[in-house]
Context: one part of a larger RNA
């Protein structure tokens, strides 16, 4: 490399958009580039395959015809290609509708906690397994009332919902993306993947400039212990908030790549239609889309998955090949670092 593989054994890129490739619905022409096939003709000779002979057999040797290749010319049209016509189920679009923490920006609201005024009040508070450190007669804590400021939005809350994915929860407006659910209007394959490439991408981190309540790496202290660079306690800087601009990683996980195709049935739940019923909501019943649970044929090394497949099958990426050295050197790319990414060998078991 082939082959086999990729939920747990080695392996699914963190998601997406999309280029160049591959792969691509249904009818009818045409065409012969791919295939199929009939002669020529080349491809020294030796081997090689088959047949056949000759050294007593074999090795060995001789003889005839293949096989494979490239060429020319005839012919075949089923499938690929190409082309022309065409259809509508794929795919998009057009109206109507209804659901949602999808997205961004601007504003408002109350609960808490802290931190200041100011009254009442007086020796404790606070934390602990138990203490200290802390705090408090300069009057703490406890409570009323006024204020200030930041951050996060109880309760609804739900294997509820929306987003490719990271991820999205107070409220109200604007702006805006999707996805469904009906009708079947229009377009006529306009489609699937997609190396490169572009763009999103949680925390931490960093750079510029604001905030700063509360927590809180890092430090300080006090305890505990043999020690205690910890686990508890008392404070605390960075950060955590916002603006912009980097960073590109994650148990970035369903540890499961997109798309489509067929294959029992049963309960739950969101959303939306349609029937039947009623005075209406309900109930019954049905057909779709999402999300969970059990279980069946299958499948699987098991466990386990089972119409949300890890089951049939097709197509395009991606990725694996024994631990360990090592996600390391060195180079290259990119970052302002930090570091990312691409990625080995020696040696060794």
């Nucleotide at each position: 490399u082939u082959g086999g593989g990729c939920g747990u054994a080695a392996a699914g890129a963190g998601c997406g958009c999309g280029u160049a490739g591959g792969c691509g619905g249904g009818u009818a022409g045409a065409u012969a580039a791919g295939u199929c096939u009939g002669u020529u003709u080349u491809a020294a000779a030796a081997g090689u395959g088959c047949g056949g002979g000759g050294c007593u057999c074999a090795a060995c040797c001789c003889c005839g015809u293949g096989a494979u290749g490239g060429a020319a010319u005839g012919g075949a049209a089923a499938c690929u290609g190409u082309u022309u016509a065409u259809c509508u189920u794929g795919a998009g679009u057009a109206c109507c509708g209804g659901a949602g923490a999808g997205g961004a920006a601007a504003g408002u609201g109350g609960a808490a906690u802290u931190c200041c005024c100011a009254g009442u009040g007086u020796a404790g508070c606070g934390g602990u397994g138990a203490a200290g450190u802390g705090c408090g007669u300069a009057g703490a804590u406890a409570u009323u009332g006024g204020g200030a400021g930041g951050a996060a939005c109880a309760c609804c809350a739900g294997u509820g919902g929306c987003g490719a994915a990271g991820g999205c929860g107070a409220c109200u407006u604007u702006c805006u993306g999707g996805a469904c659910g009906g009708u079947g209007u229009c377009u006529g394959a306009c489609g699937c993947u997609g190396a490169g490439g572009c763009g999103c991408g949680a925390a931490a981190g960093c750079c510029a400039g604001g905030g700063a309540a509360g927590u809180g790496a890092a430090c300080g202290g006090g305890a505990u212990g043999a020690g205690a660079u910890a686990c508890c306690c008392c404070g605390g800087u960075a950060a955590u908030c916002c603006u912009g601009g980097c960073c590109g990683u994650a148990a970035a996980c369903g540890a499961u790549g997109c798309c489509c195709u067929c294959a029992a049935g049963g309960g739950g739940u969101a959303g939306a239609g349609g029937g039947u019923a009623u005075g209406g909501a309900c109930c019954c019943u049905u057909u779709u889309u999402g999300u969970g649970c059990a279980g069946g044929a299958g499948u699987u090394a098991a466990c386990g998955c089972a119409a949300u497949a890890a089951g049939u099958a097709c197509c395009c990426g991606g990725c694996u090949u024994g631990g360990g050295g090592a996600g390391u050197a060195c180079g290259g790319c990119c970052g302002c670092a930090a570091g990312g990414u691409u990625g080995a060998a020696a040696c060794u078991c």
A computed fold for a 349-nucleotide part of an RNA from an uncultured bacterium, annotated as small-subunit ribosomal RNA, central domain. The RNAcentral record of the full RNA draws on ENA, Greengenes and SILVA. Rfam family: Bacterial small subunit ribosomal RNA. Gene Ontology terms of the family: ribosome and structural constituent of ribosome.